[in-house]
RNA sequence: GGGCAAUUAACUCAGCGGUAGAGUGUCUGCCUUACAAGCAGAAGGCCACAGGUUCAAAUCCUGUAUUGCCCA
Repeated sequence: GGGCAAUUAACUCAGCGGUAGAGUGUCUGCCUUACAAGCAGAAGGCCACAGGUUCAAAUCCUGUAUUGCCCA
């Protein structure tokens, strides 16, 4: 220098055009003499960034950034 992939909650990951979810973790309550486990609930996201297409974009297109892999 060229090619490919990934980027979504604190962490690990779903979601493949129509109001963004799960598990783990955190907090509160129940239970217990107490702790753990269990049960119920809650908080936590401008979907890496900037443009474009569309009635509507996490999703499609372009560029940028970061990370990983391959080639030279």